[in-house]
RNA sequence: CCCCGACAAAGGCAAACCAGUCGCGAGGCUGGGACGCAAAGCCACGGGUCUCCAAUGGUGGAGACAGCCGGGUUGCCGAA
Numbered sequence: 001c002c003c004c005g006a007c008a009a010a011g012g013c014a015a016a017c018c019a020g021u022c023g024c025g026a027g028g029c030u031g032g033g034a035c036g037c038a039a040a041g042c043c044a045c046g047g048g049u050c051u052c053c054a055a056u057g058g059u060g061g062a063g064a065c066a067g068c069c070g071g072g073u074u075g076c077c078g079a080a
Base pairs, nucleotide, nucleotide: 004078005077012037013036017032018031019030020029021028022027035067041073042072043071045070046069047068048065049064050063051062052061053060054059
């Protein structure tokens, strides 16, 4: 340094739900709250799911989800 991931150490993030707020909506943000997470850090590239618009026959367009999977990239620690 790479692989790997401990009954290790220091920490980190924050599901559902509630309140406020933005959005047509999926959903986002803030605060509370913890189901969990070794990338539950970041990226919409591929697949997937969801929303909106048009068509109603094939489908197409715009968006959301990174805690659905794959991929890219960065990072703490160092047992077997």
c-di-GMP-I riboswitch aptamer from an uncultured Myxococcales bacterium, 80 nucleotides, folded computationally. Rfam family: c-di-GMP-I riboswitch aptamer. Rfam describes the family as follows. GEMM was predicted in a large-scale screen for bacterial structured RNA regulatory elements. Genes associated with GEMM are involved in a diverse array of functions, including chemotaxis regulation, signal transduction, secretion and chitin. The sequence was found by an Rfam model in a public genome assembly.